Record summary: A computed fold for a 75-nucleotide RNA from a Gemmataceae bacterium, annotated as transfer RNA. It matches the Rfam family "tRNA". Rfam classes the family as a transfer RNA.
RNA sequence: CGAGGUGUGGGCCAGCUUGGAGUGGCCGCCUGCGUCGGAAGCAGGAGAUCGUGGGUUCAAAUCCCUCCGCCUCGA
Numbered sequence: 001c002g003a004g005g006u007g008u009g010g011g012c013c014a015g016c017u018u019g020g021a022g023u024g025g026c027c028g029c030c031u032g033c034g035u036c037g038g039a040a041g042c043a044g045g046a047g048a049u050c051g052u053g054g055g056u057u058c059a060a061a062u063c064c065c066u067c068c069g070c071c072u073c074g075a
Base pairs, nucleotide, nucleotide: 001074002073003072004071005070006069007068010027011026012025013024014023020058029045030044031043032042033041051067053065054064055063
């Protein structure tokens, strides 16, 4: 320098192809029940402007463009 992949709660992912408004899973966290006290289990809850900036659209995690980080391959 070229090609491909990837970036979403504290952690790891799904959701993107086919736009419908933070939708969902596991772990963790908080509160209550539970217990002599804990744990397991059960119930409830908080936490995401979806890497950055811009564009398209009534509407963007999703489509388009720019840039950035990480990984792989080639030169």

The sequence is in RNAcentral, with records from ENA and MGnify.